The prediction has a mean pLDDT of 81. A computed fold for a 154-nucleotide RNA from Streptomyces chumphonensis, annotated as SAM riboswitch aptamer (S box leader). The RNAcentral record of the sequence draws on Rfam. Of the family's consensus pairs, 86% are formed in the model.

RNA sequence: AGCUCAUCCAGAGGGGCAGAGGGAACGGCCCGUUGAAGCCCCGGCAACCCUCCCGCGCGUCAUUACGUCAUUCCGGUUCAUUCCGGGGCGAAGCCGCCGUGGGGAAGGUGCCAAUUCCGUCCUGCGGCGAAGGCCGUCGCGGGGAAGAUGAGGA
Numbered sequence: 001a002g003c004u005c006a007u008c009c010a011g012a013g014g015g016g017c018a019g020a021g022g023g024a025a026c027g028g029c030c031c032g033u034u035g036a037a038g039c040c041c042c043g044g045c046a047a048c049c050c051u052c053c054c055g056c057g058c059g060u061c062a063u064u065a066c067g068u069c070a071u072u073c074c075g076g077u078u079c080a081u082u083c084c085g086g087g088g089c090g091a092a093g094c095c096g097c098c099g100u101g102g103g104g105a106a107g108g109u110g111c112c113a114a115u116u117c118c119g120u121c122c123u124g125c126g127g128c129g130a131a132g133g134c135c136g137u138c139g140c141g142g143g144g145a146a147g148a149u150g151a152g153g154a
C1' cells in the first nucleotide's frame, strides 16, 4: 500500500519559531499578515485499544455437584436397607471465562473552526419556473461512494 469490522450532527487551544497558504480531490463556501502550512512546548477533549472498580445475564460452568425412584428403576455385590455400575426424573452455587450496563483515565493511539464545512452517485417529499409530464433550480430527508480515526488479521 491493500483487506475486514466499528465510529464520524457531541467534545476540547494557548505560547514560541516560521512567513503564505489551508480546509483530502473537484465545485461551492469559508479560514488566514488581528499570522496559513509545518516544527516545538504546555494544556485540554474523548473513551477505539489496554488497565482497574461496581452491577446484571433461562450466557458458560452444567449430559455437572447434589437429590430422588412411591410394597422392586435395572444389573452386580454384601450379614445388611451394604457397596459398585448404569438408567429415568428433578437440579444449583463459587472462582474463572464470555457478553452487557455504569464508573475511572495511569498507559497506546487519535483529536482540539465550521456535521467528515456543504455538495459530487442513486433516491423520497415539498416550493418555484404559466396546469400536468420531463427538465432545471431551491429546501428538507434516506441510502451509497470517497475520506478520516481506531481495532484486527496475513
Stems, first nucleotide, its partner, number of pairs: 003152006013042005021031003025120004043112003048108002052103006059097002066090004073086004116146001121143009